RNAcentral holds the sequence, with entries from ENA.
This is a predicted structure of a 74-nucleotide RNA (transfer RNA) from a Vulcanimicrobiota bacterium.
Its Rfam family is "tRNA". Gene Ontology term of the family: triplet codon-amino acid adaptor activity. It is annotated as a transfer RNA.
The coordinates come from a structure-prediction model, not an experiment, and the mean pLDDT is 81.
C1' cells in the first nucleotide's frame, strides 16, 4: 500500500433491515440485614454510541472521510 471485522457506561457486551427516554452483567455509592465482614436484598450514580461532515422530520444504528485495535495479502 489494499481488503475484511471491531470501536456504545470503569470493565465485559447486547442493541445496529431509523422513532419506547440509550440498556443489561460485573464493579462503585448509599440503605436495609448482620456483633461486625461476606453473601443477599432494594436504590443511586454512571454515556454526548471513537472524531468530523452528509442524508433525514428524526442517526448509536445509513452514506462519506479520518483515527485507533485486530486479522489477512502484498
Nucleotide at each position: 500500500g489494499c481488503c475484511g471485522a471491531c470501536g456504545u457506561a470503569g470493565c465485559u457486551c447486547a442493541g445496529c433491515u431509523g422513532g419506547c427516554c440509550a440498556g443489561a452483567g460485573c464493579g462503585u455509592c448509599u440503605g436495609a440485614u448482620u456483633u461486625g465482614u461476606a453473601a443477599u436484598c432494594a436504590g443511586a450514580g454512571g454515556g454526548u454510541c471513537g472524531c468530523c461532515g452528509g442524508u433525514u422530520c428524526g442517526a448509536a444504528u445509513c452514506c462519506g472521510g479520518c483515527c485507533g485495535u485486530c486479522g489477512g495479502c502484498u